Model confidence (mean pLDDT): 82 of 100.
This is a predicted structure of a 1536-nucleotide RNA (small-subunit ribosomal RNA) from a Chloroflexota bacterium.
The sequence was found in a public genome assembly.
Its Rfam family is "Bacterial small subunit ribosomal RNA".
NCBI's taxonomy places the organism under Bacteria, Bacillati, Chloroflexota.
């Protein structure tokens, strides 16, 4: 000096929520806290202490706030009382001249009136604070000391007469007094000069002794003793002396208390105020001041201040303190003290110890008020109080009782300072609005799952206390000796009455403590952020309950703090905001090793001081507490003094490691000038030649038969310099490339010889800076903005091509900018490594090379520790450190305005604010996308087979009609769909018509015995109305009960809405291989591994191989059927027996055996066997989830609406309209076929309100029959096929629609609207554009049968059956879908996604602008008031001198004149607001227009500085960047 470790005692720092799908960071916004001279909502008992015009320094009515002394004076006057001569009349009264003593009033004189009190305008200042100084100064009243206080004069207020004026006031003329004035004498002193010695100090105008000269004071009052004199009738009253004492006076020194000047720091924001300055800077001599000084005048000289920020312009009293804060700091200047300024504005002086004077003076102005119009008067920022302004802030109180002032000798008198009350929850402290007990958990309220909960021990009630409140006796203290109290009958004590007089207010969605109903529907509103609210709101409005604080509670409004969010303490700039484009260098800043000295920093000690109040501790005092008294303490950039001597610093030396030169080598596109060369385009010229040539995705402009293109020879000409070449070289950066000279400039290597810290950095300053651009001359081969044309395209003011001008070159000057980038400043030092490639050296080595090995310098890649938000850096750091300098603080507005500087101009630097928003961002993550890339699969293409799309007809669907054509489904995933059956029903639509507890359900209460049911006639389309007649059940304790049927109250009913409130179902990705979990790792974290990588499968199917090892739902498989097979039965079926057939229960197949590939895994080929081979076929089975997909009309449901209708019953109607359009199918266009004859072979299924045989009759649908059948038993013809025969390619012996007639069948009924049959008719259509569908085998294709649904049909549908039976797959390029890895990504509601720009509309704010209006501060000239200086000598003038007087003379005043000057008044500028026709651009605004630039390779990569264009994003040129995706290549590393 540093460190650890112990004891001790004191202070001591909290975060949230908001950008994302999430996530780490940057980063701004907001909140939780504390305060306040505060107001504003509500809501209000008490007491004490404070505190209370923050605005218009605006105006001010009224009153008050400075007087006081009679013991300085002189005179009058009024009041009251005392004493008295005298008059007058009744003994007494009554006037009463005079005195005397109190008091009042105006004067002259002293002293106060500069204190106190009130404001904060103005002031960036010596004005404040804080340190010193006055050797440059003053000081009434006080208080100590010394000496003195003699003699003399002339006045004037007051009064008294005469005037003038409305009024303020004021002229003349007279008298009079002082502690008022003036002189003269004296001088202890004391000033000024003057001799001579001497002292201190850094310096003498200082101090001490001294000589002489000159000059400079004074007032007297009052009590008492003692003694005189006048005047009185008296009572007294005046006046002398002398003395004591007292108050005063003069001069002088001292002293305390106060001022005055001067001084070091320190005391706001702007640089878009950068130069300022003429009394200015100094000097001399003068005035001037108490006193220095340019304070002020004259000369001189040219100086002074300024980036340490002068000058200018904004704001502003400073300061103890006050608020926060852990602290550093920040914010404030209210009350209390201290300092300053001002006093209606501005000036100015005057008196005086002190003023340039708040309640003086004078003068201008501005404003107010009297007036008799001549002239006057005022000044609350003193304390009340008005008005005005404001969000807002008090009584025209009481008292001088206490402090404190002011005069006085005192008694007192004066004090709106003061001490006190009044009003004000405006602020702090304190108290109370009872306390205990008390469950049936009361009533009431709210919520309910209907059971409860909860409000709640909370009320009621019982008991008790009385703070506080009324009421009523007592009553201090404040007062230091008697007496004297505004507050005040106040505080305190005491009795007594009675729970009595006293609880509000916020907030409940997160932050942040506190939840529910109902009302409301993006409406009302809320919000401090994030946000809530479009029918289930915990966020709005109530309620009811909860929470928080309490006479308060809440909102607003500022400050701090939280915000390390300006960072000193304590940030930061590779990509979020920020390293200037690059050097040189100036002041500054910072500096190597070492000796010695000084102490400026710097560290200790001491001492002065830093008022008090406050603040902290510790003690007392009011019941406490706030308040408050006394005592530590504390609180500084301070002064002064003493001592260290490490480190800065200074100074005087040394030194060589930092720099620098010297010498010898090296590399190299480093610069500048000049010459010089091939190849290549292009143009000319000649020659050969003939019809194209050039372009593109494809053309078309455009060249060419006037000879192009090709091609060969010769010429011009201008730019640029293939290869070599290289993450190779130089250069400070822009940048720099043929070859060769000349000139230059840095560099790096190597020997250590020289100087000795010369270093480093670097505000401002210079100087260089790519393209693009400008200025002047030149040059022009190619290239190519703009332009002109062709294209494409919806359009194309691009992309593409064909020309093509400026420019691209050169030279000289400008310009000064770029993603001028490693987006990383300069220098320096440390700090594992490995590989590469450039220059130099050295050392092994070689014949020479090649090689190795060290070392200095560059330029790369990986990586270790650290470091970083991440990504990435990493000895060439973004590690560790020091030194300097530049920059950054939320996004836009904005590389902008406006100003200034620079440019010929384009434009450059510098650079803001109104206003908006709540984010914008930076890295990385999971997704999703790509008109990105990889692998892979799928009837996805392809290969192929039938087909759709043309035609008629079915059917569905838009559309369109209509009284109504019911609703639903609308891409894929709607559409022959819900509907497996719309003539009435169905039916939900529409016209009419009826019925209201209803067509149906439960209940409650009434009611009803010929009830309930049936039911003839009438009317009616029907329901539905009437209602003769008929006529019941069950239990009964014989009273009724049930159950029916009428009435009533509740409530049914609703195919109304709402699939975006839902449950269920279910479509689709997709039968796609996917989704996910627990532990561990690994990353801050979101996440990631696992689920990855090689192989392999249909498959996350299965092996190797791994920080992963498991494990789930998902494949497969289990289940159903179907081939093959055994056993067991045997109603049917066969004449019988086996078989088939059926039923039930078992084997069978697993890559299990073989080869062969293959890692010797999984697995694949091939191959035996086998009915069947690699999942055998088909089925049913759909992870996690997606589309608010689909359904409230299939059911269920919340809710919402409807109740004589939107419920329900009836008739007819429509759901079958029809120019059309698109979906799904049928039949067909024929000869592989139509028609006729004959003839053969299934299999699934249905059937008693059914299926129906024989048999008959019809030509035929079908009728009449009625066997058999409740089904292996009865019924239910199969067709395509095959054999024959005919047609003979034709709108036909194809095709059947359509259309008449004639039937049949169901049905209550076939018009609207069924099906079938016969006859007769006899359209379209000749295989179907652009497209487009199915389908990999018993598959497609053809062919028929058969069910449901149903009376009966629309069925050509659907859903099963069989019956015949194929053709092709080379492959993965394309299309579409899908899976996996990766890449961009400004998407995340996720490309149907983000997003830009004009332009049209509204509002906000702001820039320009012809002007128009103010405000400040100077400036030039003019004018100039009062006042002070000077000057003059007209006028005037008691004291003094001089004179016998007259009169002179010193001195003043007055006038008048100069100076300085406030204001005024012209001028033209500066600076700074308002407003302004018009215009510019910005910000935000509902789903406006127009295109589609940007993110993906964004469809032409973006971007950038520039120049030109273009509606608009924007396009193009040059020049540069990667902050571009994809392929391939070189390098280079890393592993093997």
């Nucleotide at each position: 000096a540093u460190g650890u470790u112990u004891u001790u005692u004191g202070c001591g720092g909290a975060g949230a929520g908001u950008u994302u799908g999430a996530u780490c960071c940057u980063g701004g916004c907001u909140c939780a806290g504390g305060a306040u001279g505060a107001a504003c909502g509500c809501u209000g008992g008490c007491g004490g202490c404070g505190u209370g015009c923050c605005u218009a320094a605006u105006a001010c009515a009224u009153g008050c706030a400075a007087g006081u002394c009679g013991a300085a004076c002189g005179a009058g006057g009024g009041a009251g009382u005392u004493c008295u001569a005298g008059u007058g009349u009744u003994u007494a009264c009554a006037c009463g001249a005079g005195a005397g003593c109190u008091u009042c009033c105006a004067g002259u004189g002293g002293c106060g009136a500069a204190c106190g009190g009130g404001u904060g305008a103005g002031u960036a200042a010596c004005g404040c604070g804080u340190u010193g100084g006055u050797g440059a100064c003053c000081u009434g009243c006080c208080c100590c000391a010394a000496a003195g206080a003699a003699g003399a004069g002339a006045a004037u207020a007051a009064c008294c007469u005469c005037g003038g004026g409305a009024a303020a006031c004021u002229g003349a003329g007279g008298c009079u007094a002082a502690u008022a004035c003036u002189c003269u004498a004296u001088g202890c002193a004391c000033u000024u000069c003057u001799u001579a010695a001497g002292u201190u100090u850094g310096a003498a105008u200082a101090c001490u002794u001294u000589u002489g000269a000159a000059g400079u004071a004074a007032a007297g009052g009052u009590u008492c003793u003692a003694u005189g004199g006048a005047c009185g009738a008296a009572a007294g009253u005046c006046u002398g002396u002398a003395g004591c004492a007292u108050c005063g006076c003069u001069u002088u020194g001292g002293g305390a208390g106060g001022g005055g000047c001067c001084u070091g720091c320190g005391u706001c924001c702007c640089a878009u105020c950068a130069g300022c300055u003429u009394g200015u800077u100094g000097g001399u001599a003068g005035g001037g001041u108490a006193a220095c000084g340019g304070c002020c005048u004259a000369c001189c000289a040219a100086g002074g201040c300024a980036a340490u920020u002068a000058c200018g312009g904004g704001u502003a009293g400073g300061g103890g303190a006050c608020c926060u804060g852990a602290g550093a700091g920040g914010g404030u200047g209210a009350c209390c003290c201290c300092c300053c300024a001002c006093a209606c504005u501005g000036g100015u002086a005057c008196u005086g110890a002190a003023a340039c004077a708040c309640g003086g003076a004078c003068c201008a102005g501005a404003c107010a008020c009297c007036u008799a119009c001549g002239g006057g008067u005022g000044g609350c920022a003193g304390c009340a109080g008005u008005a005005g302004g404001g969000a807002a802030u008090a009584u025209u109180g009481c008292g001088c009782a206490a402090u404190g002032g002011a005069c006085g000798a005192a008694a007192g008198u004066c004090u709106g300072a003061c001490g006190c009350a009044g009003c004000a929850a405006c602020g702090c402290c304190g108290c109370g609005u009872g306390u205990g007990u008390g469950a049936u958990g009361a009533a009431g309220g709210c919520c309910u799952u209907c059971g409860g909960g909860u409000u709640g021990u909370a009320a009621a009630a019982c008991a008790c206390u009385u703070u506080u409140c009324u009421a009523a006796g007592g009553g201090a203290a404040g007062a230091g000796a008697a007496a004297g109290g505004a507050c005040u009958g106040u505080a305190c004590c005491u009795u007594a009455g009675g729970a009595a007089u006293a609880a509000g207010u916020c907030u409940c969605g997160g932050c942040u403590a506190a939840c529910u109903a109902c009302g409301u529907g993006c409406c009302a509103g809320c919000a401090g952020c994030c946000g809530c609210g479009g029918u289930a709101a915990u966020a709005c409005g109530u309620a009811g309950g909860a929470g928080g604080c309490g006479a308060g509670c809440g909102u607003u409004a500022u400050c701090c703090g939280g915000a390390u969010u300006u960072a000193u303490u304590g940030g930061g700039c590779g990509u979020a905001a920020a390293g200037a484009g690059u050097g040189u260098g100036u002041a500054g800043g910072u500096g190597g090793c070492u000796u010695g000295g000084u102490a400026a920093g710097u560290u200790g000690g001491g001492u002065a001081u830093g008022a008090a109040a406050u603040c902290u501790c510790c003690u007392g005092g009011c019941u406490c507490a706030a308040c408050u008294a006394g005592g530590a303490g504390a609180g500084g950039u301070u002064g002064c003094u003493c001592a260290a001597a490490a480190c800065u610093a200074c100074c005087a030396g040394g030194c060589u490691a930092g720099a620098g030169g010297a010498c010898g080598g090296u590399a190299g596109a480093g610069g500048a000038a000049g010459g010089u060369g091939g190849a290549a385009u292009u143009c000319c010229c000649g020659g050969u030649g003939u019809a194209g040539u050039a372009g593109u995705g494809a053309a078309a402009u455009g060249c060419g038969u006037a000879g192009a293109u090709a091609u060969c020879g010769g010429g011009a000409g201008g730019a640029a310099c293939a290869c070599c070449a290289g993450u190779g070289g130089c250069g400070a950066a822009g940048g720099c490339g043929g070859c060769c000279u000349u000139c230059u400039g840095g560099g790096c290597c190597g020997u250590u010889c020289c100087u000795g810290a010369c270093a480093c950095u670097g505000a401002g300053a210079c100087a260089c800076g790519a393209a693009a651009g400008c200025a002047u001359g030149g040059g022009u081969a190619g290239c190519a903005a703009a332009c002109g044309g062709g294209a494409u395209u919806a359009g194309a003011a691009a992309c593409c091509c064909c020309g093509g001008u400026a420019g691209u070159c050169c030279a000289u000057g400008c310009c000064g900018u770029a993603a001028a980038c490693g987006a990383u400043g300069u220098g320096a030092a440390c700090u594992u490594g490995a590989u590469g490639u450039u220059g130099g050296c050295g050392g092994c080595g070689u014949a020479a090379a090649a090689g190795c090995c060290g070392u200095c310098g560059g330029u790369a890649u990986c990586g270790u520790a650290g470091c970083u938000a991440a990504c990435g850096c990493g000895a060439u750091a973004a590690g560790u450190u020091c030194a300097c300098c530049g920059c950054c603080u939320g996004g836009g507005g904005a590389c902008u305005a406006c100003g200034a500087c620079c440019g010929c101009a384009a434009g450059g630097u510098u650079a803001a604010a109104a206003c908006u928003c709540a984010a914008a961002g930076g890295a990385a993550u999971u997704g999703a996308c790509g008109g990105g890339a990889g692998c892979c699969c799928g009837c996805a293409c392809a290969a192929g087979c039938a087909g759709c799309g043309g035609a008629g007809c079915g059917u569905g669907u838009g559309g369109u009609u209509u009284a109504a054509u019911u609703c639903g489904a609308u891409g894929a995933u709607a559409c022959a769909c819900g509907a497996a059956g719309a003539a009435c029903c169905u039916u939900a639509c529409c016209u009419g018509g009826g019925c209201u507890u209803g067509a149906c359900a439960u209940a409650u209460g009434a009611g009803u015995g010929g009830u309930a049911g049936g039911g003839a006639u009438c009317c009616g389309a029907a329901a539905g109305g009437u209602g003769a007649c008929c006529g019941a059940c069950c239990c009964u304790u014989c009273g009724g009960g049930g159950a029916g049927c009428u009435c009533u109250u509740a409530c049914a009913g609703g195919u109304g809405a709402u699939g975006c409130a839902u449950g269920g179902c279910u479509g689709u990705c997709g039968u796609c291989a996917g989704c996910u979990c627990g532990u561990g790792c690994c990353g801050u974290g979101a996440g990631g591994u696992g689920u990855c990588c090689g192989g392999u499968u249909a498959a996350g199917u299965c092996c190797g191989g791994u920080a992963a090892c498991g494990a789930g739902c998902g494949c497969a498989a289990c289940c159903c059927u179907u081939g093959c097979u055994g056993u067991a039965u045997g109603u049917u079926a066969u004449a019988c027996g086996u078989a088939u057939c059926a039923u039930a229960c078992g084997g069978g197949a697993c890559u299990g055996c073989c080869g062969g590939u293959a890692c010797a895994a999984a697995a694949c080929c091939g191959g035996a066997g086998g009915a069947a081979g690699g999942u055998g076929g088909g089925g049913a089975c759909g992870a996690c989830g997606u589309c608010a997909a689909g359904u409230c009309a299939g059911c269920a449901u919340g809710u919402c609406c409807u109740u004589u209708a939107u419920g329900u019953c009836c008739a007819g109607g429509g759901c079958u309209a029809c120019a059309c359009a698109c979906a799904c199918g049928c039949u067909a266009c024929a000869a592989u076929g139509g028609u006729c004859g004959g003839u053969a072979c299934a299999a699934u299924g249905g059937g008693u309100c059914g299926c129906a045989a024989a048999g008959u009759c019809g030509c035929g649908a079908g009728g009449c029959g009625g066997a058999g059948c409740c089904a292996a038993u009865c019924c239910u013809c199969a067709a395509a096929g095959c054999c024959g025969a005919u047609c003979u390619c034709a709108g036909u012996u194809c095709g059947g629609a359509u259309u008449g007639c004639a039937g049949u069948c169901u049905g209550c009924a076939a018009c609207u609207c069924g099906a079938c049959u016969g006859c007769a008719u006899g359209a379209a259509g000749c295989c179907g554009g652009a497209g487009u569908u199915g389908c990999u085998a018993g598959u497609a294709a053809a062919c028929g049968c058969a069910g449901g649904u149903c009376a009966g049909c629309a069925a050509u549908a659907c859903u099963g059956c069989g019956u015949u039976g194929a053709a092709u797959a080379c492959g993965u390029u394309c299309c579409c879908g899908g899976g996996c890895u990766u890449u961009g990504u400004a998407c995340a509601c996720a490309c149907c996604g983000c997003c830009c720009g004009u332009c049209a509309c509204g509002u906000c704010a702001u820039g320009g602008a012809a002007g128009c209006u103010g405000g400040c501060a100077a400036u030039a000239c003019u004018u100039g008031a009062a006042a002070u200086c000077g000057g003059u000598a007209u006028c005037u003038u008691a004291a003094c001198u001089c004179u016998a007087a007259c009169g002179a003379g010193a001195g003043a005043g007055a006038g008048c004149u100069g100076a300085u000057u406030a204001g005024g008044g012209u001028a033209g500028g500066g600076c700074u607001g308002g407003u302004g026709a018009c215009u510019g651009g910005g910000a935000c605004g509902a789903a406006g227009u127009c295109g589609u630039a940007a993110c993906a390779a964004g469809g032409u990569a973006g971007g950038u500085g520039u120049a030109c264009c273009g509606g608009a994003a924007g396009g193009u040129g040059c020049g540069c960047c990667u902050g571009g995706a994809u392929c391939a290549c070189c390098u280079c590393c890393u592993u093997u």